[in-house]
Molecule: transfer RNA
Organism: Planctomycetes bacterium MalM25
RNA sequence: UGGGGAUUGGUGUAAUCGGUAGCACGAUGGAUUCUGAUUCCAUUAGUCGGGGUUCAAGUCCCUGAUCCCCAGC
Numbered sequence: 001u002g003g004g005g006a007u008u009g010g011u012g013u014a015a016u017c018g019g020u021a022g023c024a025c026g027a028u029g030g031a032u033u034c035u036g037a038u039u040c041c042a043u044u045a046g047u048c049g050g051g052g053u054u055c056a057a058g059u060c061c062c063u064g065a066u067c068c069c070c071a072g073c
Base pairs, nucleotide, nucleotide: 001071002070003069004068005067006066007065010025011024012023013022019055026044027043028042029041030040031039048064049063050062051061052060
């Protein structure tokens, strides 16, 4: 420098043809318990940045960032 891939709550991981983001763990509060653990209920918090298309974008387009793989110099 060229090609390809990845980026989603605190962590890990889903989301089909574009239809409005789910699950698990964690954390917090409550129930249970003499206390703790377990179990149960509730809550918590997210699409890497910017721009565009669209009634509607995690998803499509442009651009940038970080990381990984391959090739070249």